[in-house]
Molecule: Bacterial RNase P class A
Organism: Methylomirabilales bacterium (SeqCode)
RNA sequence: GCAGUCGGCCGGGCGACCGCGGCGAAAGCUGAGGAAGGUCCGGGCUCCACAGGGCAGGGUGCUGGGUAACGCCCAGGCCGGGUGACCGGCGGAAAGUGCCACAGAAAGCAAACCGCCGAGCGAGCCGGUGCCGCUGGCAUCCGGUGGCUCGGCAAGGGUGAAAGGGUGCGGUAAGAGCGCACCAGCGCCCCGGGUGACCGGAGCGGCUCGGAAAACCCCACCCGGAGCAAGACCAAACAGGGGACAGGGAGUGGCCCGCUUCAACCGCCCCGGGUAGGUUGCUAGAGGCCGGCGGCGACGCCGGUCCCAGAGGGAUGGUCGCCCAUCCGCCCCAAGCGCAAGCUGGAGCGGAGGACAGAACCCGGCCUACAGGCCAACUGCUGCA
Repeated sequence: GCAGUCGGCCGGGCGACCGCGGCGAAAGCUGAGGAAGGUCCGGGCUCCACAGGGCAGGGUGCUGGGUAACGCCCAGGCCGGGUGACCGGCGGAAAGUGCCACAGAAAGCAAACCGCCGAGCGAGCCGGUGCCGCUGGCAUCCGGUGGCUCGGCAAGGGUGAAAGGGUGCGGUAAGAGCGCACCAGCGCCCCGGGUGACCGGAGCGGCUCGGAAAACCCCACCCGGAGCAAGACCAAACAGGGGACAGGGAGUGGCCCGCUUCAACCGCCCCGGGUAGGUUGCUAGAGGCCGGCGGCGACGCCGGUCCCAGAGGGAUGGUCGCCCAUCCGCCCCAAGCGCAAGCUGGAGCGGAGGACAGAACCCGGCCUACAGGCCAACUGCUGCA
């Protein structure tokens, strides 16, 4: 210099005028994000349910750790990819059941289409040779080749994403872990290391055992439901409910008072529930920043310091000026490279000019969107000293 890997960060700045939400008597102060987004996980908070255990159902899934918790994060292990920095994946298929399209003979208690080999049947065809009564014919001879039936094989071919280890020697009619040597894998067992996943080593067994668990299933662990329209408080108008009193009916009685009793009607007062509406929940929190200590790290502990939106038809906006990153056009300058066009660098003028998006109870994550830019670490190749 070129090509790449990985982690972190920024996401225009200043000012004037007009306008909006919150707080405030006023002056004034304050007012979106890294994702406020998707609403996919996890938690706080609230109400409801709940003795304990089990079944059903859902979720997670290498190991160890972090955390309030997680499907997140950190560190590690193994496998796969990459020359490399680095990236991706992860319980069990040797507990059982089922599945593996198309093609193919056969797709999981493997199988036999072509092929290879053996036996039997049959004597066909071609060539040779021999013979005869010789334009031809015959043969129990030799060689080659073909047909049918039965059986053996799993080497080779072919199909497929996948065909039940590989190479070699022996073996056999032909073959085959059938036997042996080496290699690969698997299982069992032992020794050493590690908290563990796992790693290193020795031995034994011909055991060769495919894929898929986002099919059922098995194992381990976790999980009650609904959500701020949760929930709490105040509370009209109107309608309805309950109660007291008075009026009214009935009984007692000759009558009145009184007492008892009835009520679906009227008056008046009281009570409680719900709705509209209002208040609250509501923003000081697993909080931000700085420093120290512990830890490889995620993170934890301690000290200091700061207060940073809280709407509810839902504010956070608009116009203008200057500046900045960046881009385009014109023109000029000097050096280097190049035959040249031009490229790299610098100055001036004019123009363009900042993405994705946007709080609604709060928080931790994941995922998705994003113009442009900055910083750190690392890898490969090449050049020069």